[in-house]
Predicted 3D model of a 155-nucleotide RNA (FMN riboswitch aptamer (RFN element)) from a Streptosporangiaceae bacterium. Of the family's consensus pairs, 94% are formed in the model. The sequence was found by an Rfam model in a public genome assembly.
RNA sequence: AAGCGUGCUCCGGGGUCGGUGAAACUCCGAGCCGGCGGUUACAGUCCGCGACCCGGCUGGGUGCUGGCAAUUAAGUGAUGCCAGCCACCACAGCCGGUUGAGCCGGUGGAAUUCCGGUACCGACGGUUAAAGUCCGGAUGGGAGGCAGCACGCGC
Numbered sequence: 001a002a003g004c005g006u007g008c009u010c011c012g013g014g015g016u017c018g019g020u021g022a023a024a025c026u027c028c029g030a031g032c033c034g035g036c037g038g039u040u041a042c043a044g045u046c047c048g049c050g051a052c053c054c055g056g057c058u059g060g061g062u063g064c065u066g067g068c069a070a071u072u073a074a075g076u077g078a079u080g081c082c083a084g085c086c087a088c089c090a091c092a093g094c095c096g097g098u099u100g101a102g103c104c105g106g107u108g109g110a111a112u113u114c115c116g117g118u119a120c121c122g123a124c125g126g127u128u129a130a131a132g133u134c135c136g137g138a139u140g141g142g143a144g145g146c147a148g149c150a151c152g153c154g155c
């Protein structure tokens, strides 16, 4: 030095123009956007992962009930311990479920990934009117990273 480990940090794009209307960045027309790993070759549509949502288990917190202890004039009892109970939690960890959408032609050894053509998809809650793009949970979570920093190991 490579490499390994631990901790912390970082890392998501897109509503523009026109139309209708009392009202639309939500409808209509056109346009706009595409996390991470994998792959005989570059992927929103292949195979998976993550986010949203649902459920389970364990733990934790709060609460309630009961018991015990200390304590007290007194079930008086702030507090502590134990047990139980379901209840609540937009608390944590783990596990499981759910989870959208692509074809045709071309090139090639190889491409549902490139080129050409033409399609399609996009959680939940909110909204004067229906949202991939606005607002919100979210100053959150998070896959993955030959991304950065620190420390340790390593010679």
Stems, first nucleotide, its partner, number of pairs: 003153007010145002016030004032132001033122002035049004044120002053097007060089003063085007102118005124136003